[in-house]
C1' cells in the first nucleotide's frame, strides 16, 4: 500500500422565535383554575418480552411425585440460559471464528427408499466340504464296480467378495485352511483398563497391558447431576367510608368451673336484583398440575342479568446508581478514596419553525470554490436493575494478520 | 404493563410417533349441450410467515425475528 480480522465510542452542534410535561418560587381568583418567572426533560438500543433478579401479596413458602430449566472446566456476580480465561472437537495460510459441549457397554423406540441384510446378529447370492440321484467320459467290447464332470437334491461350513444405501460389523499384507475368518502375526488406527508425570480443574504428554474393534439419532423417550412455590405495579397500601356481619385477643364482672354479659383492640368481609348449592356428615377458596399436610370459610360460592365510576394518593425515581483516580486480577470482575444527584407521564409531555456552521448527494468549475436538495439513520421512557437479541444514515479510534514493495 | 394462541396453493382446511405436502372450492383446457349451468375427464397452482441450527431426512423438533387474533382493571 492493499486485502482481512477482531474491539471500543460517537450517533449533529450553536443561537433565536412559539409550544408541552414536571418541580420550585410569585400574584390572582367566582377555588375549577390562570397568569409571570426560574430550573428540568429519552436511547444505545428506551424496542421484542427472551432469560435473572429487587420489590409486593399469596401460609413469610412445608413434604411427596409430576412437570419444566440448564449441561465441558475454572471462576464473575444479587442471581442467570449471561461474562471472562482455559479445555476439547471443527474451520480459515494466519489474526481469528463457531460448538444447546453429560450419557447410546441402564434400559426402550426410530432408521424411508434402495439392498442379502440397518442393529444382533443372521445369512439371498457366491465360495468349499460331504451323500444321493439322473445323464455324459474314461479304466474295459457290455453289466457290475471305480474315477472325473455338469446339472439336481438332502446335511453341513464360512463371512474373504456382491453393484445399494446418510450410515455396512476395523485397514493393509501375511501365515493359516477344504474353503475361510483377529483364528494367528506384523504395522496402521480406534476403544478400554493400569501406572508415572504437569495441571485447582476439564483434560494433557510418555510407558505398560488387554484382540476389546462396541453404528447413527437423546434439539425421540429415557438417565445421570445442578437449579426451581404461584402470580405479577393492572402486585400492593391509603382515602371518601360509616353503619352491618364474622369470629379471635386482652380485661372487667357472674361462676366451684364453662357458658353468658359488659368494655377495648386489631384484622376479615362489604353495589343491586334473580337462580343454583351449601351451613361442622361443610359448598367453596389459598399454597394456581395431583396427593398429604396446614390455614380461611356462611351477610358464603358459583352463574346469569343489571348498576355506577374510568377518581386522588402512596408505591415512584437514591440505586447490586452515575463519573474520576488509585489498587489487585491474563480477563470477566472487586476494594478503597474523592466527587455528582440526573425524566416522572397517566389518553400518556420530551415537539415544530427560522438562521449559522458540519456529513451526505446532484450540478457548474483545471482549481481554491460556487449553486440546489420537506438528504442526515433505527427509534422512543411507564416500578426499578442486570444480560441477551433485534433494527440502525453516517463516522472515528486502536490492537493483530497476510501478500507486494522499499529502506 | 402482563398473559397466551395461531401462521400450509387464490379460498376454506388436511398431513399420525420426523420419511421428501394432499382434499374441497375456485381457475384453464376438452367432452356433453343448439347455447350456459351442472356434469364428467384432464391441467395449472406451494421456497409449508422470514432466517439459522439439530438429522441421513424438518410443515412436523430447537432458537432469533415478522405478522394475526385473544384474554387479563375498579365497586373504592
Nucleotide at each position: 500500500u492493499g486485502a482481512g480480522u477482531c474491539g471500543g465510542c460517537c450517533g449533529g452542534g450553536c443561537g433565536g422565535u412559539c409550544g408541552c410535561g414536571c418541580c420550585g418560587g410569585g400574584c390572582c381568583u367566582g377555588c375549577g383554575g390562570g397568569c409571570c418567572c426560574g430550573g428540568u426533560g429519552a436511547g444505545g438500543a428506551a424496542g421484542g418480552u427472551c432469560c435473572g433478579g429487587g420489590c409486593u401479596c399469596c401460609a413469610c413458602a412445608g413434604g411427596g411425585c409430576a412437570a419444566g430449566g440448564u449441561g465441558g472446566u475454572c471462576g464473575g456476580u444479587a442471581a442467570c440460559g449471561c461474562c471472562g480465561a482455559c479445555c476439547c472437537g471443527g474451520g480459515g495460510u494466519g489474526a481469528c471464528c463457531c460448538g444447546c459441549g453429560g450419557g447410546a457397554c441402564a434400559g426402550u423406540g426410530c432408521c424411508a427408499c434402495a439392498g442379502a441384510a440397518a442393529a444382533c446378529a443372521g445369512a439371498c447370492c457366491g465360495c468349499c466340504c460331504c451323500g444321493c440321484g439322473u445323464c455324459g467320459c474314461g479304466g474295459c467290447a457290455u453289466c457290475c464296480c471305480c474315477g472325473c464332470g455338469c446339472c439336481g437334491c438332502g446335511g453341513g461350513g464360512u463371512a474373504a467378495g456382491g453393484g445399494u444405501g446418510a450410515a455396512a460389523c476395523g485397514g493393509u499384507g501375511g501365515u493359516g485352511u477344504a474353503a475361510g475368518a483377529g483364528a494367528c502375526c506384523a504395522c496402521c488406527a480406534g476403544c478400554g483398563c493400569c501406572g508415572c508425570a504437569g495441571g485447582u480443574g476439564a483434560c494433557u504428554g510418555c510407558g505398560g497391558c488387554g484382540g476389546c474393534u462396541c453404528g447413527g439419532u437423546a434439539a425421540a423417550c429415557c438417565c445421570c447431576a445442578c437449579c426451581c412455590g404461584g402470580a405479577g405495579c393492572a402486585a400492593g397500601g391509603u382515602c371518601a367510608a360509616g353503619a352491618g356481619g364474622g369470629g379471635c385477643c386482652g380485661c372487667g364482672u357472674c361462676u366451684a368451673g364453662c357458658c353468658g354479659c359488659g368494655c377495648g383492640g386489631a384484622c376479615c368481609u362489604g353495589c343491586g336484583c334473580g337462580a343454583g348449592c351449601g351451613u361442622u356428615c361443610g359448598a367453596g377458596g389459598g399454597c394456581u398440575g395431583c396427593c398429604c399436610g396446614c390455614c380461611c370459610g356462611a351477610u358464603g360460592c358459583u352463574c346469569g342479568c343489571g348498576g355506577g365510576u374510568a377518581g386522588a394518593c402512596c408505591g415512584c425515581a437514591c440505586g447490586a446508581g452515575a463519573c474520576u483516580g488509585c489498587c489487585g486480577g491474563c480477563a470477566a470482575c472487586g476494594g478503597c478514596a474523592g466527587c455528582c444527584c440526573u425524566a416522572g407521564a397517566u389518553g400518556g409531555a420530551u415537539g415544530a419553525c427560522c438562521g449559522c456552521c458540519g456529513c451526505c448527494c446532484c450540478g457548474c468549475g483545471c482549481g481554491a470554490g460556487c449553486g440546489g436538495g420537506u438528504g442526515c439513520a433505527c427509534a422512543g421512557a411507564a416500578c426499578c436493575c442486570g444480560g441477551c437479541c433485534u433494527a440502525c444514515a453516517g463516522g472515528c479510534c486502536g490492537g493483530c494478520u497476510c501478500a507486494c514493495c522499499c529502506c | 404493563g402482563c398473559c397466551g394462541a395461531c401462521g400450509u396453493g387464490g379460498c376454506g382446511c388436511a398431513a399420525c410417533u420426523g420419511g421428501u405436502a394432499g382434499c374441497g372450492c375456485a381457475c384453464u383446457c376438452g367432452a356433453c349441450u343448439u347455447g350456459u349451468a351442472a356434469u364428467c375427464g384432464a391441467g395449472c397452482g406451494g421456497u409449508u410467515c422470514g432466517g439459522g441450527g439439530u438429522u441421513c431426512a424438518a410443515g412436523u423438533c430447537c432458537c432469533c425475528g415478522c405478522g394475526u387474533c385473544g384474554g387479563c382493571u375498579c365497586c373504592a

Model confidence (mean pLDDT): 75 of 100. Predicted 3D model of RNase P RNA and transfer RNA as a complex of 483 nucleotides.